[in-house]
């Protein structure tokens, strides 16, 4: 410099056009126990930025940033 892969709740990952964006763990509350721990119940928290396509984009095109590979 040039191909490729990836960016989604703190963290880790699933979602490839449409129904409420999902699971794990974290944190909070409440319950259970003499206490803690674990263990159940409910709760708050996210789609990298810009554009464009389409009635509809987290998905699908373009350009930027970043991360991780190769190549030179």
């Nucleotide at each position: 410099g040039c191909g490729c892969u990836g960016g989604u709740a703190g963290u880790a990952c699933a979602g490839u056009g449409g129904u409420u964006a999902g699971u794990a763990u974290c944190u909070c509350u409440c319950g259970u126990u003499g206490c803690c721990a674990a263990c159940g119940a409910g709760g708050u928290g996210a789609c990298c930025c810009g554009g464009g396509u389409u009635c509809g984009a987290a998905u699908c095109c373009c350009g930027g940033c970043c991360u991780g590979c190769g190549c030179a």

This is a predicted structure of a 72-nucleotide RNA (transfer RNA) from Candidatus Pacearchaeota archaeon CG10_big_fil_rev_8_21_14_0_10_31_24. The organism belongs to Candidatus Pacearchaeota, within Archaea. Its Rfam family is "tRNA". Rfam classes the family as a transfer RNA.